The RNA shown here (transfer RNA) has 73 nucleotides and comes from Polarella glacialis.
RNA sequence: GUCGCUAUGGCCUAAUGGAUAAGGCGUCGGACUUCUAAUCCGAAGAUUGUAGGCUCGAGUCCCACAGGGGACA
Numbered sequence: 001g002u003c004g005c006u007a008u009g010g011c012c013u014a015a016u017g018g019a020u021a022a023g024g025c026g027u028c029g030g031a032c033u034u035c036u037a038a039u040c041c042g043a044a045g046a047u048u049g050u051a052g053g054c055u056c057g058a059g060u061c062c063c064a065c066a067g068g069g070g071a072c073a
Stems, first nucleotide, its partner, number of pairs: 001072003005068002010025004018056001027043005049065002052062002
């Protein structure tokens, strides 16, 4: 330099263009327990990398940029 891949709560993963972005772990609060652990109940936590575009509607499709990682040169 060229060409694929990847990105979603603190972590791991879902989500056919139809929506209040779902689940597990973790965190916090409570119940239970002599206490802890385990178990159960509840809560908070995401402007889906950035900025545009297409669309009635975008996490998803398109363009650009930046990050990570890979192949080739």

Lineage of the source: Eukaryota > Alveolata > Suessiales > Suessiaceae > Polarella. The RNAcentral record of the sequence draws on Rfam.